[in-house]
Molecule: Glycine riboswitch aptamer
Organism: uncultured Sphingobium sp.
RNA sequence: AUGCGGGAGAGUGUUGAGGCCGGGUAACCGGUCAAGACCGCCGAAGGAGCAACCGCCCCGGAAUCUCUCAGGCCAAUGGACCGUAU
Numbered sequence: 001a002u003g004c005g006g007g008a009g010a011g012u013g014u015u016g017a018g019g020c021c022g023g024g025u026a027a028c029c030g031g032u033c034a035a036g037a038c039c040g041c042c043g044a045a046g047g048a049g050c051a052a053c054c055g056c057c058c059c060g061g062a063a064u065c066u067c068u069c070a071g072g073c074c075a076a077u078g079g080a081c082c083g084u085a086u
Base pairs, nucleotide, nucleotide: 001086002085003084004083005082006081011039013038014037015036018033019032020031021030022029023028040073041072042071046069047067048066049065053061054060055059
């Protein structure tokens, strides 16, 4: 580095362009998905900060801590990190 397995946290909140399905002559009605905006929140991709700590030691490397720019808050995807195989 790659494959496999495990892998948390936080609203499927308010509003809502638009799409889809059903009923209907139509107006319209019901259900569902949902861009964007607003508010609230999470941190374990990444990034940044402090610095414990570490090393070939006066120079470097630096976190699971801190901040949330990014990312994320139904599920899926992703996912630090752990185990295992090459």